[in-house]
A computed fold for a 346-nucleotide RNA from a marine sediment metagenome, annotated as Bacterial RNase P class A.
């Protein structure tokens, strides 16, 4: 120069102002101390935690990952390994099947895959600077790809036609837990590519959300319609739903009762959920690492607002200040970002 992690994001002294905790008070007043936005708080793009709905299930359709081990509460995340690529290199990117089947490869080109030969080579015949007939797929062309590459011998003239070696495929040893890597033997072997085409395999998956949900308060009118609702799109199963009174006492008809659909009126404030968490920092031990373990190792408690808090002014330094403001919470990813420090490697 590069390449990979990791950090800071304004300090500071002063006056006033604003949310919450706790403490104190003459308990109305107000006083005093603690504590107050990010590394993304952005995206809502993966998972989870909680909460509520199915007693519990079980298929079916839909959806999610993709090499191999491992880590986690769990993941499309994070470590470590393989194999393919790319860089001088540090170190980056990729990943499951095309012989289970459909499908698509424009244009050019003969011809896009069971692949019919433009030009060429080689042979024979002819009315001979050109035709015809066979043979051919090594050489050119055309294309993102054209009958597995490189020699070598063989042939009219080529060709895996045969031969070495290297690709491929079958079957096995031998390392590793594996992906795999490496060896041996047999076999002239040909039917490209594409799967973030459809589609096959392996393994995963209930739903809806904090506006989930729980409790006070507050208002009230009803009116038609069905008889089935009850988790999710569907099915199987399961579970819950009507008492009276009349007739001609089979059945039918009235009336409430519960339970859905529609359409119409009225109320709609406040508490909680609301932060002690799979929490964060040291140590010790275990692992290459992610991490995991401590029978109470030890020290913290670090915003809870609710039309929604952290600001105003003034002064000193300075890197002269960017992307940007929590609303259940957490563990990733993705993006955006001034200027300045550190580690380590090529």
């Nucleotide at each position: 120069g590069g390449u990979g992690g990791g950090c800071c994001a304004g300090g500071u002294g002063g006056u006033c102002g604003c949310u919450u905790c706790g403490c104190u008070u003459u308990c109305c007043g107000a006083g005093c101390g603690g504590a107050g936005a990010g590394g993304a708080a952005a995206g809502u793009c993966c998972g989870a935690a909680c909460u509520c709905c199915a007693c519990a299930g079980g298929g079916c359709a839909g959806g999610g990952u993709g090499c191999c081990g491992g880590c986690u509460a769990a993941c499309g995340g994070c470590c470590g390994g393989a194999a393919g690529g790319g860089g001088c290199a540090a170190c980056c990117c990729u990943u499951g099947a095309c012989c289970a089947g459909u499908g698509c490869c424009a244009c050019a080109g003969a011809a896009a895959a069971c692949a019919c030969a433009c030009c060429g080579c080689c042979u024979g015949c002819c009315u001979g600077c050109g035709g015809c007939a066979g043979g051919u797929a090594a050489g050119g062309g055309u294309g993102a790809a054209a009958a597995g590459g490189u020699g070598c011998g063989g042939u009219a003239a080529g060709a895996g036609c045969g031969c070495a070696c290297c690709g491929c495929c079958u079957g096995g040893g031998u390392g590793g837990u594996a992906a795999c890597a490496u060896c041996c033997a047999g076999g002239g072997c040909a039917c490209g590519g594409u799967a973030a085409a459809c589609u096959c395999c392996a393994c995963c998956c209930g739903g809806a959300g904090c506006a989930a949900g729980g409790c006070c308060a507050a208002g009230c009118a009803g009116a038609g319609g069905g008889g089935c609702g009850g988790c999710g799109g569907c099915c199987c199963g399961c579970c819950g739903a009507u008492g009276a009174g009349g007739u001609u006492u089979u059945a039918c008809c009235u009336c409430g009762a519960c339970c859905c659909c529609u359409c119409g009126g009225g109320u709609a404030g406040g508490c909680u959920g609301c932060a002690u968490g799979a929490u964060g920092c040291c140590c010790g031990c275990g692992g290459c690492a992610a991490c995991g373990c401590g029978c109470u190792g030890g020290c913290a408690c670090u915003a809870g607002a609710c039309a929604a808090a952290u600001g105003a002014c003034c002064g000193c330094a300075c890197u002269c200040g960017a992307c940007a403001g929590a609303a259940u919470u957490c563990g990733g990813c993705u993006u955006a970002c001034a200027g300045g420090c550190c580690c380590a490697c090529c």